[in-house]
């Protein structure tokens, strides 16, 4: 970078440095010299990966213990990501509910992250 899979309305900030842009994409509509945005230290959030585990279900001569495999509420932030404005900030297409352009609901499409595969 491709492909698949899962998730995506919770949540989580302080110093420094630095100087105009930034929030992917365009539009909107924020955020920003009262200094964003990034980048350095440090705090935090968060169970996707691993990691622990009550139970359960199988296998063994096996009914009880006992190994072993599978599963697996729930723990846990010292392990690997990732995250800490705004619903993934809001939009686009197709379906539904409403009197309704307003608004919600479901699904597709971008887009992140995270596991896996080539």
């Nucleotide at each position: 970078a491709a492909c698949u899979c899962a998730u995506c309305a919770a949540g989580a900030c302080c110093a420094g440095c630095c100087g105009a842009g930034g929030g992917a994409c365009a539009g909107g509509c924020c955020c920003g010299u009262a200094g964003a945005c990034g980048c350095u230290g440090g705090g935090g959030c968060a169970a996707c990966c691993g990691c622990u585990a009550a139970g359960a279900a199988g296998c063994a001569a096996g009914a009880c213990c006992u190994g072993c495999u599978u599963u697996g509420a729930g723990g846990a932030a010292a392990g690997g990501u990732g995250c800490c404005a705004a619903u993934u900030c809001c939009u686009u297409c197709g379906g539904g509910g409403u009197a309704a352009u307003a608004u919600c609901c479901c699904g597709a499409g971008a887009g992140a992250u995270g596991a896996g595969u080539c």
Background
Model confidence (mean pLDDT): 83 of 100. The RNA shown here (SAM riboswitch aptamer (S box leader)) has 118 nucleotides and comes from Hyphococcus sp. Its Rfam family is "SAM riboswitch aptamer (S box leader)". Its family is annotated with regulation of gene expression in the Gene Ontology. It was read from a public genome assembly, where an Rfam model found it.